This is a predicted structure of a 473-nucleotide part of an RNA (small-subunit ribosomal RNA, 3' major domain) from an uncultured bacterium.
Context: one part of a larger RNA
RNA sequence: UGACGGGGGCCCGCACAAGCGGUGGAGCAUGUGGUUUAAUUCGACGCAACGCGAAGAACCUUACCCGGGCUCGAACGGCUGUUCACAUGGGUAGAAAUAUCCUGUUCUCUUCGGAGGAGUACAGUCGAGGUGCUGCAUGGCUGUCGUCAGCUCGUGUCGUGAGAUGUUGGGUUAAGUCCCGCAACGAGCGCAACCCUUACUAAUAGUUACCAUCGGUUCAAGCCGGGGACUCUAUUGGGACUGCCUGCGACAAGCAGGAGGAAGGUGGGGACGACGUCAAGUCAUCAUGGCCCUUACGUCCGGGGCUACACACGUGCUACAAUGGUCGGCACAAAGAGAAGCAAAGUCGCGAGACGGAGCCAAUCUGGAAAAUCCGACCCCAGUUCGGAUAGGAGUCUGCAAUUCGACUCCUUGAAGUCGGAAUCGCUAGUAAUCGCAGAUCAGAAUGCUGCGGUGAAUACGUUCCCGGGCCU
Numbered sequence: 001u002g003a004c005g006g007g008g009g010c011c012c013g014c015a016c017a018a019g020c021g022g023u024g025g026a027g028c029a030u031g032u033g034g035u036u037u038a039a040u041u042c043g044a045c046g047c048a049a050c051g052c053g054a055a056g057a058a059c060c061u062u063a064c065c066c067g068g069g070c071u072c073g074a075a076c077g078g079c080u081g082u083u084c085a086c087a088u089g090g091g092u093a094g095a096a097a098u099a100u101c102c103u104g105u106u107c108u109c110u111u112c113g114g115a116g117g118a119g120u121a122c123a124g125u126c127g128a129g130g131u132g133c134u135g136c137a138u139g140g141c142u143g144u145c146g147u148c149a150g151c152u153c154g155u156g157u158c159g160u161g162a163g164a165u166g167u168u169g170g171g172u173u174a175a176g177u178c179c180c181g182c183a184a185c186g187a188g189c190g191c192a193a194c195c196c197u198u199a200c201u202a203a204u205a206g207u208u209a210c211c212a213u214c215g216g217u218u219c220a221a222g223c224c225g226g227g228g229a230c231u232c233u234a235u236u237g238g239g240a241c242u243g244c245c246u247g248c249g250a251c252a253a254g255c256a257g258g259a260g261g262a263a264g265g266u267g268g269g270g271a272c273g274a275c276g277u278c279a280a281g282u283c284a285u286c287a288u289g290g291c292c293c294u295u296a297c298g299u300c301c302g303g304g305g306c307u308a309c310a311c312a313c314g315u316g317c318u319a320c321a322a323u324g325g326u327c328g329g330c331a332c333a334a335a336g337a338g339a340a341g342c343a344a345a346g347u348c349g350c351g352a353g354a355c356g357g358a359g360c361c362a363a364u365c366u367g368g369a370a371a372a373u374c375c376g377a378c379c380c381c382a383g384u385u386c387g388g389a390u391a392g393g394a395g396u397c398u399g400c401a402a403u404u405c406g407a408c409u410c411c412u413u414g415a416a417g418u419c420g421g422a423a424u425c426g427c428u429a430g431u432a433a434u435c436g437c438a439g440a441u442c443a444g445a446a447u448g449c450u451g452c453g454g455u456g457a458a459u460a461c462g463u464u465c466c467c468g469g470g471c472c473u
Base pairs, nucleotide, nucleotide: 007473008472009471010470011469012468013467015463016462019427020426021425022424023423026318027317028316029315030314031313032312033311034309035308042053043052064304065303066302067301068300069299070298076127077126078125079124080123081122082121084119089102090101091100092099093098107116108115109114129293130292132291133290134289138287139286140282141281142280143278145276150189151188152187153186154185155184156165157164158163169180170179171178195270196269197268198267200238201237202236203235204234205233206232210227211226214225215224216223241264244258245257246256247255248254320420324379325378326377327376328375329374337366338365341360342359346355347354348353386417391412392411393410394409395408396407397406433455434454435453436452437451438450439449
């Protein structure tokens, strides 16, 4: 000077408390450990590994295992020599890779001998190739403390010096935010603001959006003429600044209350992450030093595995029911997607779906039905008209191909489960809880992830205690 203390003081945070809903018990999904295996590829390990890399393992992916092949090599560049097209289509052997046969045949100059160029294949050679090792040799990127309020510098001053001061003190703030004081005076990186979005409003602009007024068509309908009001869309502005009032305060910073206002004291949300910490994570995104392999630790192919299963843990989904289940009827979204695509009407099928193909590169057309809600009916507290695992059978779709190992549909089957021990998690408002919708990845394959809207609570006395953090000592 720091760090630490079951030292002290002050102060924060869903940290506790007050509440609401869960996890831990059940079945299943998924990740991990362990075990097994020819292989179950590799990485990630308290918070900060474990629905994580993986925004999607049937082949491919794929890095693993078994087997069959290749060795200038699966891809690429240079040089030398040889070859003559290379493609394309087909036959044979084979599991394929591959091997072999047939088909087929360039350009320019030309003295028709040939020369040159491009390209293919073969041979040689210099480079190749490696998801092999080291993240404790590294770059880059990322997590974390933590959106915590801190971390420093110049000059001056003090101290022999390490260093101190400034940055401490009195107030105040979400904030080293601001005010006052002070041997300090200033400054930088952070804070805040500038950016995006949402809430109000004006102007401008009206098509594919809208329809108040006028007219027309229709079973109906912005369907048509038309309109520029409204909604909406999207561009530019306005608006909030403690600006105004009262009180408190030190006449300060500011705090409490009030007015006006769509919004009030950083309005809500996002992006944004200081100096640094953890030899944190990543050599398997990529790049890269060193080391290692070079007829193999490279590479091609077929099949298998990553999907195993006594068990243990994490994260989820579905439930245990009446605030519910089933059936019928009737409403109200937002955001996003669509050409190797989204696909309507119509017809067939109980259904998954099939046939069909209008329209749409989309404010135009399509997916498209929002669901919970509301109205009516049944169920009458039961392992049930709860719950749906498991299993048998029959099918649909994608795709060379669903056996290992896909999703979905129909019929039958109907398991555990009656609210969960110790313990433990999330959340302070349009939040929790609950309800559905969309997208990325993607041929197919979500209970995951990322978004979107609908319905919509309870509680916070307080800071003694638990956890983490800041300042002073």

The coordinates come from a structure-prediction model, not an experiment, and the mean pLDDT is 86. It matches the Rfam family "Bacterial small subunit ribosomal RNA".